[in-house]
Predicted 3D model of a 698-nucleotide part of an RNA (large-subunit ribosomal RNA, domain II) from a Pseudomonadota bacterium. The organism belongs to Pseudomonadota, within Bacteria.
Context: one part of a larger RNA
RNA sequence: GCCGGCGAGUUAAUGUCGGGAGCAGGGUUAAGUCUAGAGUUAACAGCUCUGGAUGAAACCGUAGCGAAAGCGAGUCCGAAAAGGGCGAUAAGUUCCCGGCAUUAAACCCGAAACCCGGUGAGCUACCCAUGGACAGGGUGAAAUCGGUGUGACAGCCGGUGGAGGCCCGAACCGGUGGGUGUUGCAAUACCCUCGGAUGAUCUGUGGGUAGGAGUGAAAGGCUAACCAAACCGGGUGAUAGCUGGUUUUCCCCGAAAUGCCUCUAGGGGCAGCCUCCGGAUUGUAUAGUGGAGGUAGAGCACUGGAUGGGUAACUCUGAACUAUGUUCAGGGAAGCCCAACCAAACUCCGAAUGCCACUAUAUCUAUCCGGGGAGAGAGGCAGUGGGGGAUAAGCUCCAUUGCCGAGAAGGGAAUAACCUAGACUACCGGCUAAGGUCCCAAAGUAUUGGCUAAGUGGAAAAGGAUGUUGGACUACUCAGACAGCUGGGAGGUUGGCUUAGAAGCAGCCAUCCUUUAAAGAGUGCGUAACAGCUCACCAGCCGAGUGGUUCAGCGCCUAAAAUUUAUCGGGGCUUAAGCCAAUCACCGAAGCCGUAGGUUUCCUUGUUAAUUACAAGGAAGCGGUAGGGGAAUGUUCCGCGGUAGGUUGAAGGCAUAGCGUAAGCUAUGCUGGACGAUGCGGAAGUGAUUAUGCCGGC
Numbered sequence: 001g002c003c004g005g006c007g008a009g010u011u012a013a014u015g016u017c018g019g020g021a022g023c024a025g026g027g028u029u030a031a032g033u034c035u036a037g038a039g040u041u042a043a044c045a046g047c048u049c050u051g052g053a054u055g056a057a058a059c060c061g062u063a064g065c066g067a068a069a070g071c072g073a074g075u076c077c078g079a080a081a082a083g084g085g086c087g088a089u090a091a092g093u094u095c096c097c098g099g100c101a102u103u104a105a106a107c108c109c110g111a112a113a114c115c116c117g118g119u120g121a122g123c124u125a126c127c128c129a130u131g132g133a134c135a136g137g138g139u140g141a142a143a144u145c146g147g148u149g150u151g152a153c154a155g156c157c158g159g160u161g162g163a164g165g166c167c168c169g170a171a172c173c174g175g176u177g178g179g180u181g182u183u184g185c186a187a188u189a190c191c192c193u194c195g196g197a198u199g200a201u202c203u204g205u206g207g208g209u210a211g212g213a214g215u216g217a218a219a220g221g222c223u224a225a226c227c228a229a230a231c232c233g234g235g236u237g238a239u240a241g242c243u244g245g246u247u248u249u250c251c252c253c254g255a256a257a258u259g260c261c262u263c264u265a266g267g268g269g270c271a272g273c274c275u276c277c278g279g280a281u282u283g284u285a286u287a288g289u290g291g292a293g294g295u296a297g298a299g300c301a302c303u304g305g306a307u308g309g310g311u312a313a314c315u316c317u318g319a320a321c322u323a324u325g326u327u328c329a330g331g332g333a334a335g336c337c338c339a340a341c342c343a344a345a346c347u348c349c350g351a352a353u354g355c356c357a358c359u360a361u362a363u364c365u366a367u368c369c370g371g372g373g374a375g376a377g378a379g380g381c382a383g384u385g386g387g388g389g390a391u392a393a394g395c396u397c398c399a400u401u402g403c404c405g406a407g408a409a410g411g412g413a414a415u416a417a418c419c420u421a422g423a424c425u426a427c428c429g430g431c432u433a434a435g436g437u438c439c440c441a442a443a444g445u446a447u448u449g450g451c452u453a454a455g456u457g458g459a460a461a462a463g464g465a466u467g468u469u470g471g472a473c474u475a476c477u478c479a480g481a482c483a484g485c486u487g488g489g490a491g492g493u494u495g496g497c498u499u500a501g502a503a504g505c506a507g508c509c510a511u512c513c514u515u516u517a518a519a520g521a522g523u524g525c526g527u528a529a530c531a532g533c534u535c536a537c538c539a540g541c542c543g544a545g546u547g548g549u550u551c552a553g554c555g556c557c558u559a560a561a562a563u564u565u566a567u568c569g570g571g572g573c574u575u576a577a578g579c580c581a582a583u584c585a586c587c588g589a590a591g592c593c594g595u596a597g598g599u600u601u602c603c604u605u606g607u608u609a610a611u612u613a614c615a616a617g618g619a620a621g622c623g624g625u626a627g628g629g630g631a632a633u634g635u636u637c638c639g640c641g642g643u644a645g646g647u648u649g650a651a652g653g654c655a656u657a658g659c660g661u662a663a664g665c666u667a668u669g670c671u672g673g674a675c676g677a678u679g680c681g682g683a684a685g686u687g688a689u690u691a692u693g694c695c696g697g698c
Base pairs, nucleotide, nucleotide: 001698002697003696004695005694006693011104012103013102014101015100016099017098018097019096020095021094022093023092026060027059028058032054033053034052035051036050037049038048039047040046064071065070074086075085076084077083107245108244110242114235115234116233117232118231119230125209126208127207128206129205130204131203132202133201134199136168137167138166139164143160144159145158146157147156148155172196173195174194177192178191179190180189211227213223214222215221248632249631250630251629252628253627258271259270260269261268262267273375274373275372276371277370278369279368280367282366283363284362285361286360287359288358289357290356291355297349298347299346303343304342305341307339308338309337310336311335314332315331316330317329318328319327320326321325379404380403381402382401383400384399385398386397387396388395409420410419411418424597425596426595427594429593430592431591435587436586437585438571439570440569444584446583447582448581449580450579451578457573463557464556467554468553469552470551471550472549473548474547475546476545484541485540486539487538488537490514491513492512495509496508497507520535524533525532598622599621600620601619602618603617604616605615606614607613633687635684636683637682638681639680640679645675652671653670654669655668656667657666658665659664
């Protein structure tokens, strides 16, 4: 891992509600006693089980109110005939079955722990007693002897000596670094390397100290292979607001992830939302009519903010003058006037929706009340209106609608939430939705008119550009425009100033006049300064449009990323298979229609004595998690009954066929070799792919 077996809402008491039954102003017996039958037994004793009788103690109901005395359809408070509270105007009770609650281990498995009593120091920590062990080599302390030395000491030299938690290094004790090992040789080893090795050394034997206790050169270490409190047994099925698991079928309905409170936030209580039963008679949508209101918008009349201009009592500065002031000029806050603005906590105004009521129409219980049972109280995304954040987030917090959750199907390449659309079943029938119709791939290489050249389409901004298409305005233009080519582009004059120089062209000032078809006291290049080239401007050639501003459509640049094209699903597409506008056709879903069938609820009719049940017809429904309700199926045992059946073959097993919506059932064949139903009732150790479930087999 697979297969097989086992494996989880039970039982009791009490309460409450529903169903069934009995009796009913009543209903019911409990223990005990007596008795019948069965079992056990030697027994007619005793005990157990089942039934009958008895048993009036007791319980519930029949009257309440008050703390009570007490009064009583009333009573209590009260001075009260006032007012108010609780009552009176609805039948209960006993048994059986079922739902739920409470108390019990209370659906099952699961702690970490806590307490009690014991077992452990043959491991290890420390201690006591008594024994044992330490190759070899090195160093050479004190002391002492001799010599030397001193006044004497000291000191120095040489010998002797053999100290040391001394040195090197085996045994022994340890375990530093690395490698191997990691279902190992081994639940800590092996190899290389390394520390101590006469000491606070190592070690044998015997003995001692223990669980909030020991022991500890102290690491929370060690106390028999996991010690911040050992192990074993018991309390014990501790508790677990937590995790996991919880076993047959079909039918009807179908949630929530919100509010308030909570030592509460992943748990609860009440309400909201679901379901079932009973009872009422509402509810909703649309239209019309009538209301309340201060949002969006707008506005500036208030409250505030804020810009420019004007004015100027007042005030500041300056000046003049006839000087405690006057006049003039300039500046200025509040105010006032004009103009233009801003506001969630501004409003002279003010919608649309939504909300309330009435009427009509539609729907036809969708609504409300009482009671039984829940689940849920982590929500998520999208659109819209907002708060927070950065006018960030697949962010967060509200509101509102939809969807997912609990929703399949079609489209979106794939993709809970987007678009279409809500799946009772069957069909090799039809029509559509979104989205599509060149091929992959069902359906137009459809039609008409434009646009795009960028593979734009098939990612992106500020900004930039004679891309291209269409519109508007404007200037010039056959008295010849625009572009190009040819020619001219002159004189006073090198204007004046400045300057070394300044001659159109460093700079400053001025910018006239003349000849002209036209030509600036000069547009740019250039020179040291001139020169030179060129432009404006004019003429000729040419012969029809040219320049500018602006609006709109589609494109261009801006545009760099990591495995591989990789930002059309792919192929591929350019008067399109792209974009815009229009038109017709087709494809396309579990939508709608058709045909057939099932089922639920309601209605009508019939059968029936009748509720009910059944039959026929009709209408509306039948996605579904948590969850509520209903109806069934199978297993074991019990009663009828060891009956019907069974060696002419039971149960069980394997297959085939048929029946039923399903759980499942039946028949037949083979196997098997002795038991054993259907049906109608009853009782449960009553249904397993999942609990890192338990046991066994492989």